Source information
A computed fold for a 270-nucleotide part of an RNA from a metagenome, annotated as large-subunit ribosomal RNA, domain VI. Its Rfam family is "Bacterial large subunit ribosomal RNA". Gene Ontology terms of the family: ribosome and structural constituent of ribosome. Model confidence (mean pLDDT): 89 of 100.

Context: one part of a larger RNA
RNA sequence: CGUUGGAAAAUUGAGAGGAGCUGCUCUUAGUACGACAGGACCAGAGUGGACGUACCUAUGGUGUUCCGGUUGUAAUGCCAAUUGCAUCGCCGGGUAGCUAUGUACGGAUAGGAUAACUGCUGAAAGCAUAUAAGCGGGAAGCCGACCUCAAGAUUAAUUUUCCCUUAGAAUUUAAUUCUACUAAAGGCCCGUUGAAGAUUACAACGUUGAUAGGCAGAGUGUGUAAGCAUUGUAAAAUGUUGAGCUAAUCUGUACUAAUUGGCCGUGAGU
Numbered sequence: 001c002g003u004u005g006g007a008a009a010a011u012u013g014a015g016a017g018g019a020g021c022u023g024c025u026c027u028u029a030g031u032a033c034g035a036c037a038g039g040a041c042c043a044g045a046g047u048g049g050a051c052g053u054a055c056c057u058a059u060g061g062u063g064u065u066c067c068g069g070u071u072g073u074a075a076u077g078c079c080a081a082u083u084g085c086a087u088c089g090c091c092g093g094g095u096a097g098c099u100a101u102g103u104a105c106g107g108a109u110a111g112g113a114u115a116a117c118u119g120c121u122g123a124a125a126g127c128a129u130a131u132a133a134g135c136g137g138g139a140a141g142c143c144g145a146c147c148u149c150a151a152g153a154u155u156a157a158u159u160u161u162c163c164c165u166u167a168g169a170a171u172u173u174a175a176u177u178c179u180a181c182u183a184a185a186g187g188c189c190c191g192u193u194g195a196a197g198a199u200u201a202c203a204a205c206g207u208u209g210a211u212a213g214g215c216a217g218a219g220u221g222u223g224u225a226a227g228c229a230u231u232g233u234a235a236a237a238u239g240u241u242g243a244g245c246u247a248a249u250c251u252g253u254a255c256u257a258a259u260u261g262g263c264c265g266u267g268a269g270u
Base pairs, nucleotide, nucleotide: 001152004175005163006162007161008160009159010158011157015149016148017147018146021049022048023047024046025045026044027043033038051106052105053104054103055102059100060099061098062097066093067092068091069090070089071086072085073084074083075082076081111143112142117137118136119135120134164269166180167179168178169177170176171174181267186264187263188262189261190206191205192204193203194202211257212256213255214253215252216251217250218249221245222244227240228239229238230237231236
């Protein structure tokens, strides 16, 4: 921009894409078969590999925004306690998120038309013949079935709901132009944001408010803070104390910020 008034939702599915794999073991059954040796079809069950999709409860990884240990050096006047720099100084752990080597799931199964192949009936051609008329069976393949997208499917679909019911003038008389009034439903700008994201888009919210931050509580992680007291010549230990601190998590709470507002969209529709 189109989809023939505008708008918000919910659908249909033309069409497109994806998937499609397979081993081993067991049962049937040591059966059929076979002199023995050996050893099935058909049918059923279980367990794997690779591949794919989703996810993070558990197992792990990461986690330079969390906690702790520790070396050198410098600073805060000193002790103590902290902080800076040294690859995050080094090291031990670790929440959320992300993630695989982890967890869960998938290939199934109907149906239809067929290939090779195999049949029924059956003439031409008194026979024969699966074929000439007619009617069957038959594959991991084809169409469907399963998953995803999908009306720009210009053949532009369908359904539901919502909104708009003025006046005047001009001419080239047209789906015309201009002036005044009017400005709906709905949308956008803007702001607070997001398990959404390059931008855009999408999604949530904007005081009739839990959208983000803060705060409170909880959880998680770290591992017994500082100060003080006691013991020891001291390094230290013990007690207060599972203490203190705690990111991205959860719940609650208007304290802060989402203010005020502006714009688009018209007037009943070839």